Annotation
c-di-GMP-I riboswitch aptamer from a Deltaproteobacteria bacterium, 77 nucleotides, folded computationally. Its mean pLDDT, the model's own confidence on a scale to 100, is 87. The source organism's lineage runs through Bacteria, Pseudomonadati, Myxococcota and Myxococcia. It matches the Rfam family "c-di-GMP-I riboswitch aptamer". Its family is annotated with cyclic-di-GMP binding in the Gene Ontology.
RNA sequence: CGCCGAUAAAGGCAAACUCGCGGUGACGCGGGGGCGCAAAGUCACGGGUCAGCAAGACUGACGGCCGGGCCGCCGAA
Numbered sequence: 001c002g003c004c005g006a007u008a009a010a011g012g013c014a015a016a017c018u019c020g021c022g023g024u025g026a027c028g029c030g031g032g033g034g035c036g037c038a039a040a041g042u043c044a045c046g047g048g049u050c051a052g053c054a055a056g057a058c059u060g061a062c063g064g065c066c067g068g069g070c071c072g073c074c075g076a077a
Base pairs, nucleotide, nucleotide: 004075005074012037013036017032018031019030020029021028022027035064041070042069043068045067046066047065048062049061050060051059052058
């Protein structure tokens, strides 16, 4: 350094639900709350799902649906 992921250590994130706000909506932001997560960090590139419109086309959302790229804490076997 790489692979790997422990009843290790220091920490981190935050599901459902809920309150407030924004949005046509999916959903997002903040507070509460913890189901869980070794990348539950980041990127909408591919697949997929969802929403809007809807004749089609298109526009958007989801990274905690999957794949992949990039960055990253620690160091047992």